[in-house]
Context: one part of a larger RNA
RNA sequence: UGACGGGGGCCUGCACAAGCGGUAAAGCAUGUGGUUUAAUUCAAUGCAAAGCGAAGAACCUUAUCAGGGCCUGACAUGCCGCGAAUCAUCUUGAAAGAGAGGGGUGCAUUCGGGAAUGCGGAUACAGGUGGUGCAUGGUUGUCGUCAGCUCGUGUCAUAAGGUGUUGGGUUAAGUCCCGCAACGAGCGCAACCCUCGUGUUUAGUUGCCAUCGUUGAGUUUGGAACCCUGAACAGACUGCUGGUGAUAAGUUAGAGGAAGGUGAGGAUGAUGUCAAGUCAUAAUGCCCCUUAUGCCCUGGGCGACACACGUGCUACAAUGGCUGGGACAAAGGGUCGCGAUCCCGCGAGGGUGAGCUAACCCUAAAAACCCGUCCUCAGUUCGGAUUGCAGGCUGCAACUCACUUGCAUGAAGUUGGAAUCACUAGUAAUUUCCGGUCAGCCAUACGGCGAUGAAUUUGUUUUCUGGCCUUGUACA
Numbered sequence: 001u002g003a004c005g006g007g008g009g010c011c012u013g014c015a016c017a018a019g020c021g022g023u024a025a026a027g028c029a030u031g032u033g034g035u036u037u038a039a040u041u042c043a044a045u046g047c048a049a050a051g052c053g054a055a056g057a058a059c060c061u062u063a064u065c066a067g068g069g070c071c072u073g074a075c076a077u078g079c080c081g082c083g084a085a086u087c088a089u090c091u092u093g094a095a096a097g098a099g100a101g102g103g104g105u106g107c108a109u110u111c112g113g114g115a116a117u118g119c120g121g122a123u124a125c126a127g128g129u130g131g132u133g134c135a136u137g138g139u140u141g142u143c144g145u146c147a148g149c150u151c152g153u154g155u156c157a158u159a160a161g162g163u164g165u166u167g168g169g170u171u172a173a174g175u176c177c178c179g180c181a182a183c184g185a186g187c188g189c190a191a192c193c194c195u196c197g198u199g200u201u202u203a204g205u206u207g208c209c210a211u212c213g214u215u216g217a218g219u220u221u222g223g224a225a226c227c228c229u230g231a232a233c234a235g236a237c238u239g240c241u242g243g244u245g246a247u248a249a250g251u252u253a254g255a256g257g258a259a260g261g262u263g264a265g266g267a268u269g270a271u272g273u274c275a276a277g278u279c280a281u282a283a284u285g286c287c288c289c290u291u292a293u294g295c296c297c298u299g300g301g302c303g304a305c306a307c308a309c310g311u312g313c314u315a316c317a318a319u320g321g322c323u324g325g326g327a328c329a330a331a332g333g334g335u336c337g338c339g340a341u342c343c344c345g346c347g348a349g350g351g352u353g354a355g356c357u358a359a360c361c362c363u364a365a366a367a368a369c370c371c372g373u374c375c376u377c378a379g380u381u382c383g384g385a386u387u388g389c390a391g392g393c394u395g396c397a398a399c400u401c402a403c404u405u406g407c408a409u410g411a412a413g414u415u416g417g418a419a420u421c422a423c424u425a426g427u428a429a430u431u432u433c434c435g436g437u438c439a440g441c442c443a444u445a446c447g448g449c450g451a452u453g454a455a456u457u458u459g460u461u462u463u464c465u466g467g468c469c470u471u472g473u474a475c476a
Stems, first nucleotide, its partner, number of pairs: 001476002003473003007470005013464001015460002019423001021421003026314008034305002042053001064300007073125001077124002079121005087102001089100004107114001127289002130287003136283001138278003141274001143272001148187006154163003167178003193266004198234007208223003237260001240254005303442001316416001320374003324370002333362002337356002342351003382413001387408006429452003433448003
């Protein structure tokens, strides 16, 4: 000087407390461990692995296993020879592949040959999701959006080092003020950026308003006040007033205001820590394989199942289930697409195919609300697992192993031990909708959008986390 302490002081934080809803019990989904297996490919392992890489494992993907094959190779460059390339057809085979046979010559040309492409040959080489993340760059997590981390000059100390950065206040903040052997500066904080919230100006189509007329329609006419959309500005700064404070920084109450003291949310992540993660995104040193640890194909596996753990979904009901009815969104996607309407079907869906390259068409919210029913706590008109039969769709293909419809079946479960998690306002909770990936989908995941919409926080004694000062030390 750091690190550490079941030392001290001050302070922060959904850390506790107050409140609210969960997890842990059940069934299922999914990931992991373990076990099993020919293989169950690999990586990730306290917080910071485990709905994670994977924003889509039937084949492909695929790295794994069994079997069938290849050896200059699926791919690159260089040399030589032949034929332009390409392709319908047949045989064999699980396919990869092997064999047969047919037709046919484009482009430019200095007429030698050439470009592109295919086949054959020779050899340098290719190839490796093989190893090492403890050889690496890059990138990411984490402490932590915590308020810290440093430097120049000066000065103190024999030196390591100190000072500044400590002290008194204050702040979300090393934020600012005052003091001080320090004076300044840099990376962080803040601000600058995006979205939302108010207004003004401007612009009105596909949006808005009015008229006319309809089953309905950018269908008719007119308008630019409103809504909305796009652009450009304004607005918030403790600016104003009272109290308080050290005449400061600030803090507290109030006014005006759409908004008040960082307006709300996002993006933004200092110096460093964990030899943290990643050689399987791609890159890369070294090592290793080279008729195989490379490459092609078929089938299987990644989906197994006594069990253990994590994350979720659905429930256990009456604030409810079921039938019917008429309502109210935002954001997003669409031409290899979204697909209205009409017809068929109980339904999934099938046929038809208008409109839409989109403020135009697809386009329709669900809880909530109203009428009725169940009629009182029952394993039920709760709950939906499991299983049987009959279908549909995608796709060469749905057995291993997809999704979905109808009928039947109707399991556990009556609110969950110890323990533990999230959340402070348009938040929690409840509730649908949309998107990416995608032929289809194992999505209950992930990311976003709106609708309905609470309770509580007196505080810091205690638990945990972090920051500053100080103290002790068997530590470096």
A computed fold for a 476-nucleotide part of an RNA from Ehretia macrophylla, annotated as small-subunit ribosomal RNA, 3' major domain. Model confidence (mean pLDDT): 82 of 100. Lineage of the source: Eukaryota > Spermatophyta > asterids > Ehretiaceae > Ehretia.